[in-house]
RNA sequence: AAAGGCAAACCCGGCGAAAGCCGGCGACGCAAAGCCACGAGGCUACAGCCCCCUCCACGCAGGCGAGGGAGCCACGCCAGUCGGGCCGCCGAA
Numbered sequence: 001a002a003a004g005g006c007a008a009a010c011c012c013g014g015c016g017a018a019a020g021c022c023g024g025c026g027a028c029g030c031a032a033a034g035c036c037a038c039g040a041g042g043c044u045a046c047a048g049c050c051c052c053c054u055c056c057a058c059g060c061a062g063g064c065g066a067g068g069g070a071g072c073c074a075c076g077c078c079a080g081u082c083g084g085g086c087c088g089c090c091g092a093a
Base pairs, nucleotide, nucleotide: 005030006029011024012023013022014021015020028080034086035085036084038083039082040081041078042077043076048072049071051069052068053067054066055065
C1' cells in the first nucleotide's frame, strides 16, 4: 500500500434517579476509538449528611413525622480527556 476493523452527533427502542449504558439506524472521526477506573481530570447526586421553608400547630414554645428546596458527598459513570497497565490484526513496494 491493499484487505479488513471500530463508530461521534441526531433519531428510535430498552435500562437507570441522573450521569450514562445496551440494541437499531447513522458516520464525526479513529492505527489500538481493543480491554482495565490504577494516577490526574471530568460528569452525575438516588440514598446519606447538613441546613432552610411549609404543614402538623394553637396565645407562647416546639419534638417526632410529612412535603418542598439549597449545599456537601461516589459507593455511580466517562477508556472517543490525558497518563499508565494488559492483550493484539494486516504486512505491499
RNAcentral holds the sequence, with entries from MGnify. A computed fold for a 93-nucleotide RNA from a soil metagenome, annotated as c-di-GMP-I riboswitch aptamer. It matches the Rfam family "c-di-GMP-I riboswitch aptamer". Rfam links the family to the GO term cyclic-di-GMP binding. Rfam's curators write: GEMM was predicted in a large-scale screen for bacterial structured RNA regulatory elements.